Model confidence (mean pLDDT): 81 of 100. A computed fold for a 137-nucleotide RNA from a soil metagenome, annotated as SAM riboswitch aptamer (S box leader). Its Rfam family is "SAM riboswitch aptamer (S box leader)". Gene Ontology term of the family: regulation of gene expression. RNAcentral holds the sequence, with entries from MGnify.
[in-house]
RNA sequence: CUCAUCCAGAGGGGUGGAGGGAUACGGCCCUGCGAAGCCCCGGCAACCAUCACGAUGUGGGUCCGCCGCGAGGUUAAUUCCCCCCGUGACAGGUGCCAAGUCCGGCCCGCGGCCAACCGGCCGCUGGGACAGAUGAG
Repeated sequence: CUCAUCCAGAGGGGUGGAGGGAUACGGCCCUGCGAAGCCCCGGCAACCAUCACGAUGUGGGUCCGCCGCGAGGUUAAUUCCCCCCGUGACAGGUGCCAAGUCCGGCCCGCGGCCAACCGGCCGCUGGGACAGAUGAG
């Protein structure tokens, strides 16, 4: 930089000693009944890898067939291999284990209230963007 995903899931102990929830700000939370960080153990299963099963396609390769003396060409399988898709297993790689990525902020939509030209405020299992996280490349 590109692509995919982000309403699922999963915590104890030790150490530490005041913060933490990425980020300015606002909110709301967690926290001396002990925050972050570090260590140990345990767990989860998103992506990758591996395995099994299934489904499926105007997908790719090949068998068979046909053509050719031949190199090879051609067509091409419900059936073989791969890819694509789904489900399950596993826990090797990465990751993760309060709250939806805790929520908002910007744009749009819808509803309500105030104002009456513009507009302002509140709300929504609403849509999108931005930012971020994780994985794969």